[in-house]
RNA sequence: UGACAUUCUCAGGGCGGGGUGGAAUUCCCCACCGGCGGUAAAGAGGACACGUUUCUCAAGCCCGCGAGCGGCCCCCAUUGGGGGUGACAGCAGAUCUGGUGCAACUCCAGAGCCGACGGUUACAGUCCGGAUGGAAGAGAAUGGGU
Numbered sequence: 001u002g003a004c005a006u007u008c009u010c011a012g013g014g015c016g017g018g019g020u021g022g023a024a025u026u027c028c029c030c031a032c033c034g035g036c037g038g039u040a041a042a043g044a045g046g047a048c049a050c051g052u053u054u055c056u057c058a059a060g061c062c063c064g065c066g067a068g069c070g071g072c073c074c075c076c077a078u079u080g081g082g083g084g085u086g087a088c089a090g091c092a093g094a095u096c097u098g099g100u101g102c103a104a105c106u107c108c109a110g111a112g113c114c115g116a117c118g119g120u121u122a123c124a125g126u127c128c129g130g131a132u133g134g135a136a137g138a139g140a141a142u143g144g145g146u
Base pairs, nucleotide, nucleotide: 001145004143005142006141007140008139009138010137016030017029018028019027031126032125033115034114035065036064037063038062043057044056045055046054047053048051060113061112068091069090070088071085072084073083074082075081076080095111096110097109098108099107117129118128119127
């Protein structure tokens, strides 16, 4: 110290105020939140060798991934439940305008937009549930290698 193997640890935030109503954290008005990897300049922060240096961070809506739904298979059952499966990608959200610049859908300004399934006295990104689950991945230790 790159790749590799094993083990372990970690790995999601948010309804506050008002209105209507018999009933709403579900509707309406105002609010609030943003998983993981990649991309990164004239952004932000740090280091000392002070440079055309170096390190770190930085996108919900750019690319990809994850959970979830659906499909398929199996089991128990009978109208439901459980397990498996991505050599199943079918569902799988959402951004523009202006500015700077060689370069930005990432910076600055402004205005927008989005959010699985089941449940519920009333329709849920924020409540309850599957979930003390799973997982994109992150880190550590050990082994072995150079």
Overview: A computed fold for a 146-nucleotide RNA from Aliiroseovarius marinus, annotated as FMN riboswitch aptamer (RFN element). The model forms 100% of the base pairs in the Rfam consensus. Its mean pLDDT, the model's own confidence on a scale to 100, is 76. The source organism's lineage runs through Bacteria, Pseudomonadati, Rhodobacterales, Paracoccaceae and Aliiroseovarius. It matches the Rfam family "FMN riboswitch aptamer (RFN element)". Rfam describes the family as follows. The RFN element is a highly conserved domain that is found frequently in the 5'-untranslated regions of prokaryotic mRNAs that encode for flavin mononucleotide (FMN) biosynthesis and transport proteins.